Context: one part of a larger RNA
RNA sequence: UGACGGGGGCCCGCACAAGCGGUGGAGCAUGUGGUUUAAUUCGAAGCAACGCGAAGAACCUUACCAGCCCUUGACAUCCCGGUCGCGAGGAGUGGAGACACACCUCUUCAGUUCGGCUGGACCGGUGACAGGUGCUGCAUGGCUGUCGUCAGCUCGUGUCGUGAGAUGUUGGGUUAAGUCCCGCAACGAGCGCAACCCUCGCCUUUAGUUGCCAGCAUUUAGUUGGGCACUCUAGAGGGACUGCCGGUGAUAAGCCGGAGGAAGGUGGGGAUGACGUCAAGUCCUCAUGGCCCUUACGGGCUGAGCUACACACGUGCUACAAUGGCGGUGACAGUGGGCAGCGAAGGGGCGACCCUGAGCUAAUCUCUAAAAACCGUCUCAGUUCGGAUUGUUCUCUGCAACUCGAGAGCAUGAAGUCGGAAUCGCUAGUAAUCGCGGAUCAGCAUGCCGCGGUGAAUACGUUCCCGGGCCUUGUACA
Numbered sequence: 001u002g003a004c005g006g007g008g009g010c011c012c013g014c015a016c017a018a019g020c021g022g023u024g025g026a027g028c029a030u031g032u033g034g035u036u037u038a039a040u041u042c043g044a045a046g047c048a049a050c051g052c053g054a055a056g057a058a059c060c061u062u063a064c065c066a067g068c069c070c071u072u073g074a075c076a077u078c079c080c081g082g083u084c085g086c087g088a089g090g091a092g093u094g095g096a097g098a099c100a101c102a103c104c105u106c107u108u109c110a111g112u113u114c115g116g117c118u119g120g121a122c123c124g125g126u127g128a129c130a131g132g133u134g135c136u137g138c139a140u141g142g143c144u145g146u147c148g149u150c151a152g153c154u155c156g157u158g159u160c161g162u163g164a165g166a167u168g169u170u171g172g173g174u175u176a177a178g179u180c181c182c183g184c185a186a187c188g189a190g191c192g193c194a195a196c197c198c199u200c201g202c203c204u205u206u207a208g209u210u211g212c213c214a215g216c217a218u219u220u221a222g223u224u225g226g227g228c229a230c231u232c233u234a235g236a237g238g239g240a241c242u243g244c245c246g247g248u249g250a251u252a253a254g255c256c257g258g259a260g261g262a263a264g265g266u267g268g269g270g271a272u273g274a275c276g277u278c279a280a281g282u283c284c285u286c287a288u289g290g291c292c293c294u295u296a297c298g299g300g301c302u303g304a305g306c307u308a309c310a311c312a313c314g315u316g317c318u319a320c321a322a323u324g325g326c327g328g329u330g331a332c333a334g335u336g337g338g339c340a341g342c343g344a345a346g347g348g349g350c351g352a353c354c355c356u357g358a359g360c361u362a363a364u365c366u367c368u369a370a371a372a373a374c375c376g377u378c379u380c381a382g383u384u385c386g387g388a389u390u391g392u393u394c395u396c397u398g399c400a401a402c403u404c405g406a407g408a409g410c411a412u413g414a415a416g417u418c419g420g421a422a423u424c425g426c427u428a429g430u431a432a433u434c435g436c437g438g439a440u441c442a443g444c445a446u447g448c449c450g451c452g453g454u455g456a457a458u459a460c461g462u463u464c465c466c467g468g469g470c471c472u473u474g475u476a477c478a
Stems, first nucleotide, its partner, number of pairs: 001478002003475003007472007015462002019426005026318008034309002042053002065303006073129001077128002079125006087106004092101003109119003131293002134291003140287002142282003145278001147276001152191006158167003171182003197270004202238007211228003216225002241264001244258005320419001324378006336367003341360002346355003385416001390411007432454007
């Protein structure tokens, strides 16, 4: 100087408390451990691994395993020889396929000194080399997590100290903040804080189609004429600054109350992550040093596996019901997506879906039906709760659903009556609850990322638990 203390003081945070809803019990989904296996590829490991890499394992992916094949190689550059192209389509034999052998049709390179001379493409060969998701994240770059959006971390000059270092950065107030004010052997400065950026909330203005419709006609319908006032869209501005008033305070910074205002003291949300810590994570995104393999630890293919299952844990979904289930009625969103696509209307099917196909490269057409809501019924039961499991018949995607996809109909109808010790989230348009969209994607979502609808309770307070900041004290620790 730090770090630590079941030392002290001050302060903060859904940290506790006050509340609301969960997890832990059940079934299922998903990840992990373990076990099994020819293989169950690899990584991630307290918080900060475990619906994580994976925004989607039937083949592919795929790195694993078994078998069958290749060895200048699936890919790059150079050298030698040969051919003149390449490319597209069709079909044959052997084979599980990779591949091997043979055939047809279409199309038939550029420059040229007319020399296979040059370029380009393909085939064959030789070696230099290619190749490696092989090892080392404790050799590394880059990127990321975490403390933590916590308020800190430093420097120059000066001063003090033999020195390590100190001072500044401590103190009195204040703030979300090393934020600001005052004081002070310090005076200044930098990286952080804040602001500048995006978005939501109010107003003005510009513009009026594909959007809108107040008044005038018109219609089944903003459909058409007309209009751009309103809504909306998307550009430019305004607006909030403790600016005004009162109180308080050291006359300061500020704090408390009020006015006006759509909004009030950082207006809500986002982006933004200082010096550093954890030899944190990643050599399997990529890049890269070193080491290792080179007829194999490289490459191709078929099949299998990653989907196993006495068990244990994490994260979720669905429930245990009446604030509910079922039937009926039919009102109101927003974000987004769409051409190998979205697919209306019509028709068929109990249904998944199928047939046909209008329109739309989309404020035009379409996905699109929102769901919770309201009315009726059931009357507390393992039930008209719950839907696992199983049987069977189908639908769709796709060369292909056996291992191993999703969905529909009928039948079946398990556990489960609110969950021990323990434990998690959340302070407002939040929690809870309800549906909708998107990425990935042929198909597959209870996951993830977004969107809107309905819409609470509680916070006395900081003694205690956890984490953090500042000052101070002890220390046999560095």

A computed fold for a 478-nucleotide part of an RNA from a metagenome, annotated as small-subunit ribosomal RNA, 3' major domain. The prediction has a mean pLDDT of 81. Its Rfam family is "Bacterial small subunit ribosomal RNA".